[in-house]
The RNA shown here (SAM riboswitch aptamer (S box leader)) has 114 nucleotides and comes from an uncultured Rhodospirillaceae bacterium. Of the family's consensus pairs, 93% are formed in the model. It was read from a public genome assembly, where an Rfam model found it. Its mean pLDDT, the model's own confidence on a scale to 100, is 77. Rfam family: SAM riboswitch aptamer (S box leader). Rfam links the family to the GO term regulation of gene expression.

Parts: sequence; structure tokens; C1' cells
RNA sequence: AACCUAUAAAGAGUGUGCGAGGGACAAGCCCGAUGACCACACAGCAACCGGCAAAAGCACGGUGCUAAAGCUUGAAUGAUAGGUGAGUUAAAAGCCUAUCGCCGUCGAUGGGUU
Repeated sequence: AACCUAUAAAGAGUGUGCGAGGGACAAGCCCGAUGACCACACAGCAACCGGCAAAAGCACGGUGCUAAAGCUUGAAUGAUAGGUGAGUUAAAAGCCUAUCGCCGUCGAUGGGUU
């Protein structure tokens, strides 16, 4: 790096350093010299893998995380209902709204394989 798989509206910060952008991308919106982001130290949250345990669990090790629902929407797809289409012979496609499903041909994290 690729493939497979699981998860996701919860939770959790202080100090020091640096010095201008950052929240993956686009549009919005937000955070940021009252110092964001990032790095280090300690702390915390959580429980994916290993470990201990009959189990419930523990939090010992490996990860991860500690603004806002993966910040919102989009980048896939389906169904149902209503409206419109339609003052139409009668309709259909299309369009709009809502709900449900869909973890999303877009990213993230864990585990496995190559």
C1' cells in the first nucleotide's frame, strides 16, 4: 500500500514548547495570538487484539482516542407515504418533501491476510 472484516449520535485534559493555521476532501459552519494544530510529559476515556478470570469482569501489555453526531451535507443505493406532474380521456416517467433502511464505490480506528 491492497483486500477482507468489525465499529461509530456515548466517554475523556492539564502543563511545557512552537508560532499560524486547523476541523481528511468540496460547500457550509465552527475552533484559533485569551496561542489553535502539532510535539513532549503526566493524567484520563474506552475495551478492538493479547493477557488474567469458570464467568461477571479487570485494565497488565499493544493500539486508539480526549471541540462540535464521522460537526452538517455531498461523493453509493432501495422502499413507503404525501405533494407536484395533471383544469389531464385516464395515466406514467420525472421533480420535491418526509420516514425507514443502507456504515455509505468518501474518510477514520481495531483485527486478519498478502